[in-house]
RNA sequence: AAUUGAAAAAGGCAAACCCAUUGAAAAGUGGCGACGCAAAACUAAAGGGGCUAAGAUCUGUUGAUUAAGCCAGCCAGUUACCGAU
Numbered sequence: 001a002a003u004u005g006a007a008a009a010a011g012g013c014a015a016a017c018c019c020a021u022u023g024a025a026a027a028g029u030g031g032c033g034a035c036g037c038a039a040a041a042c043u044a045a046a047g048g049g050g051c052u053a054a055g056a057u058c059u060g061u062u063g064a065u066u067a068a069g070c071c072a073g074c075c076a077g078u079u080a081c082c083g084a085u
Stems, first nucleotide, its partner, number of pairs: 002085004012037002018031005035073001041078003047075002049071003055066004
């Protein structure tokens, strides 16, 4: 440096539920808690995909469309610990 995650060590992260809080919502943050994770670290107009629809537009109503709001624990990209080859 490349490939790789069988066994091992040091450790790390933390789903759902519940509580508080922010938000129109999706969702975020803190607490609690571990379903899982070898990148569950970082990147969200300027890769794909997904969620929401306040505002806007259309609509007689119901409702429809729409991201400038979100999701990195969907794929992807970038960087990285330990071990093995």
A computed fold for an 85-nucleotide RNA from Anaerobacillus alkaliphilus, annotated as c-di-GMP-I riboswitch aptamer. The source organism's lineage runs through Bacteria, Bacillati, Bacillota, Bacillaceae and Anaerobacillus. The coordinates come from a structure-prediction model, not an experiment, and the mean pLDDT is 85.